Small-subunit ribosomal RNA, 5' domain from an uncultured prokaryote, 528 nucleotides, folded computationally.
Context: one part of a larger RNA
């Protein structure tokens, strides 16, 4: 000098864009953050429409049939493994980079081929009853499905085997043929469509393995028994001591000064800061990967989890209790307490973008888009402009009744109106989707009209008024731009380094003047 997620002191007019718990992965009151589908189902708790009945007050009340729109709870499907948070752990194939899988999986989506025929038994809900303070649970009767089950059909799937051919990278792989074994399906329907099953190809997403790179300490030198290898089996989507049984462990079982093992620290990278570069430092915001979800463990479901707002067990903590027993997990968004030098609103909206479900309308979405707070940073604008000497008054200095300086500074005259205030007008972000028409074999495309805005009557524009509403902070001995007077007298004090101060201190304190930066300026911390 540059930089900063900064803090502190003094000061402060406005706007745009960004950023905002670096500490206690401390504990959490309250609200919200993941639902959706009635075009899968039985149904009907609430709401609405039309209907029927009743008593009459003749336009309302009561009752009533799921009849219709819809729809609480329930069964079922898809989603909840995404999105969002945090960095505790991890020195590791965790990450980065480059490869490999003749050792693998992939819901939804795309492609291609074929099929979608027959039957059955339950169960939730509803109803009845019971236990319990509650959470909730139990018994009986009865009922549906795209829930579950049975057998049928079936191959390019699965199991086993045989023959032939081609290829390669040890095991092998691929193709053709033949035989053998096992296994499918679901309907709804407004007739438009949406689905279901099996197989094939792709895409997307993942899994595994390997080379190289990736902190400190040798005042850590030996470490290791599933350890290292083999055979066989189990397990997995898949290879493998991944797990198990048996065998071997020497001349090298394996690893180790090319640093094993131990210990301590740490999420990694793209990036960012600095630097001419090499390098050094750093990992906040944004993006990619990883890990975690009160602490530890376990699996279930599922295409995918060993699952933040799922389950079970144990533990610590908090809460409820009728003492028998129960409930909970903000490292989601706000917010509270605590810690701290220090870090924001218990805001608005799904209008846009994206996501989940749905044929769709649409619903949900603290993702996201916006607004609020904070000079935390960067950028921009303003706090006037021109003239004006009697060089006014006043201050300060002085060689002192004369000068110098603040200083064109002020007064005064003219001008402008960014900004401010008031009034009036007033956006873009909106494209669609749905419905209509046209084209089209199907995807789909086109046309016209119209609907939807949180921010917002915001940005912006015009007019009016009037210099009107707006300057500080640090420094002035040298480094380092900027000097005099007074006070003090090794005192009080200053200080980044050198050093100032003991009676004329440009270095302390005040004043006048000056210098630098400027809505900021200085100090402190950290990095180059």
């Nucleotide at each position: 000098g540059g930089a900063u997620g900064a803090a502190c002191g003094c000061u402060a007019g406005c706007g745009g864009c960004a950023g905002g718990c670096u500490u206690a992965a401390c504990a959490c009151a309250u609200g919200c953050a993941a639902g959706u589908c009635g075009a899968g189902g039985g149904g009907u708790a609430a709401c609405g429409g039309a209907g029927a009945a009743a008593g009459c007050u003749u336009g309302a009340u009561u009752u009533u049939a799921g009849u219709c729109g819809a729809c609480g709870a329930c069964c079922g499907g898809c989603g909840c493994a995404c999105g969002g948070g945090u960095g505790a752990g991890u020195a590791a194939c965790g990450c980065g980079u480059a490869u490999g899988c003749a050792a693998c999986c992939u819901a939804c989506c795309c492609u291609u081929a074929a099929c979608u025929g027959g039957g059955g038994a339950a169960u939730a809900g509803c109803c009845c009853g019971a236990a319990g303070a509650a959470a909730u649970u139990c018994g009986g009767a009865u009922u549906a499905a795209u829930a579950c089950c049975c057998a049928a059909u079936a191959a390019u799937a699965u199991u086993u085997u045989a023959a032939g051919a081609a290829g390669g990278c040890a095991u092998c792989u691929u193709c053709u043929u033949a035989a053998u074994c096992u296994u499918a399906a679901a309907g709804u329907u407004c007739c438009g469509a949406c689905g279901g099953u099996u197989a094939u190809u792709g895409a997307u997403g993942g899994g595994c393995a390997u080379g190289c790179g990736u902190a400190g300490c040798a005042u850590u030198a030996g470490a290791u028994u599933g350890u290292u290898g083999g055979u066989g089996a189990g397990g997995u989507g898949a290879c493998g001591g991944c797990u198990c049984a048996c065998c071997a462990a020497g001349u090298u079982g394996u690893c180790g000064a090319u640093g094993a093992u131990g210990u301590c620290u740490a999420g990694g990278g793209g990036g960012c800061c600095u630097g001419a570069g090499a390098g050094g430092g750093u990992a906040g915001u944004c993006c990619c990967c990883c890990a975690c979800a009160c602490u530890g463990g376990u699996a279930c479901u599922g295409a995918g989890a060993c699952a933040c707002g799922g389950a079970c067990c144990a533990g610590a903590c908090u809460c409820c209790u009728a003492c028998g027993g129960g409930a909970g997990g903000c490292a989601g968004c706000a917010g509270u307490a605590g810690g701290g030098a220090a870090u924001a609103u218990u805001g608005g909206g799904c209008a846009a973008u994206g996501g989940a479900g749905g044929c769709a309308a649409c619903u949900c979405u603290g993702a996201c888009c916006c607004a609020g707070c904070c000079a935390u940073g960067c950028c921009g604008c303003g706090u006037g402009c021109a003239g004006g000497a009697u060089g006014a008054c006043a201050g300060c200095u002085u060689u002192c009744u004369g000068a110098g300086u603040u200083g064109u500074a002020a007064a005064c005259u003219g001008c402008u109106u960014u900004u401010a205030u008031a009034u009036a007008g007033g956006a873009a972000c909106a494209a669609a989707g749905a419905g209509g028409c046209c084209a089209u074999g199907c995807g789909u495309g086109g046309c016209a009209a119209g609907u939807u805005g949180c921010g917002u009557g915001u940005a912006c524009u015009a007019u009016a008024u009037g210099a009107a509403u707006a300057a500080g902070c640090a420094c002035c001995g040298g480094c380092u731009a900027a000097c005099u007077c007074c006070g003090u007298g090794c005192c009080a004090g200053c200080a980044g380094c050198c050093g100032c101060g003991g009676u004329a201190a440009u270095a302390c304190g005040g004043a006048g003047g000056g210098u630098g930066c400027a809505a900021g300026c200085g100090u402190u911390g950290u990095c180059c």